This is a predicted structure of a 116-nucleotide RNA (SAM riboswitch aptamer (S box leader)) from Peribacillus huizhouensis.

């Protein structure tokens, strides 16, 4: 950067400092947030439980020393988050309607976990 795959209406900052004009990933609408200093840096605090670790419990492989894979439970080492559903459509399909709107899935994105 690219590729698989998992998950994205849960949850967590009215903190301190820095900084000073835009900022919610992109393009188009649309709603929002921002000199009551957002966005973004650092600190500190929290949230969660993807890898990880500890037990227990099923199974299952053995050379009986053990190992492996599931589930459950707790910690919190790695990462990652702490406005609003990924903020909301956008392409297809349904169904329903006066505009339009529910619902499903598809693109992108965005974490993790393997890999190239």
């Nucleotide at each position: 950067u690219c590729c698989u795959u998992a998950u994205c209406g849960c949850g967590a900052g009215c903190c301190a400092g820095g900084g000073g004009a835009g900022g919610a990933a992109a393009u188009u609408g649309g709603u929002c947030c921002u000199a009551u200093g957002a966005u973004c840096c650092u600190g500190c605090a929290g949230c969660a439980a993807c890898c990880u670790g500890u037990u227990a419990u099923u199974u299952u492989c053995u050379a009986u020393g053990g190992g492996a894979a599931a589930u459950a439970a707790c910690a919190a080492g790695g990462u990652g988050c702490u406005a609003a559903a990924u903020c909301c459509a956008a392409c297809a399909g349904a169904c329903a309607u006066g505009a339009u709107g529910u619902c499903u899935g598809g693109a992108a994105g965005a974490u993790g976990a393997g890999g190239a």
It was read from a public genome assembly, where an Rfam model found it. The model forms 97% of the base pairs in the Rfam consensus. The prediction has a mean pLDDT of 85.